[in-house]
A computed fold for an 88-nucleotide RNA from a Thermoanaerobacterales bacterium, annotated as c-di-GMP-I riboswitch aptamer. Rfam family: c-di-GMP-I riboswitch aptamer. Gene Ontology term of the family: cyclic-di-GMP binding. Taxonomically the source falls in Thermoanaerobacterales (Bacteria, Bacillati, Bacillota, Clostridia).

Order: sequence, then C1' cells, then structure tokens
RNA sequence: CAGCAAUAAAGGCAAACUUAUCGAAAGAUAAGGGCGCAAAGCCACAGGGUCUAAAGUGCCCCGGCACUAUGACAGCAUUGAUAUUAAA
Repeated sequence: CAGCAAUAAAGGCAAACUUAUCGAAAGAUAAGGGCGCAAAGCCACAGGGUCUAAAGUGCCCCGGCACUAUGACAGCAUUGAUAUUAAA
C1' cells in the first nucleotide's frame, strides 16, 4: 500500500410505531424512537424486481372493475462511481 468485516476502539445510519406537513395513493420530509445495518452513503435515464393508479384507455348495471408510470422503493438483490476505522 492492497485485500480482509472481529464478541476491538472511535464515530455513523435508523425499521416498526407516534406527532406534524406534503401527496390521489404508494410514499416522502422533520422531530421523537431503535428493529437492525460494514456501505442501511449516492445513482430509479444501467437492466431486473416490488408498491401505487391521479390522469388516460377499455368494459359496464354508472358506480365499480381491468389495464396502464409519466409517481415511488437504493432497508429487494445485482450493476456503476465513491467512502470512515481496523486485529488475526
């Protein structure tokens, strides 16, 4: 220096849930909270996957159903470019 993720040290992130705001919803943001996380940091115009269905389209008993992302999820797993500490 590189790799390696430990019952190490220091520090970091923050699920469910609660409150407030935004949103049609999925969900997001802030505060509290802490299930967990060695990339639980970034990228959704890298290709898959998942969720939602406002607008649109079709059917129809006119209120419903089905399809549909241009809306989301990076804490679904890969890919990409980065990053703290560190023993055997």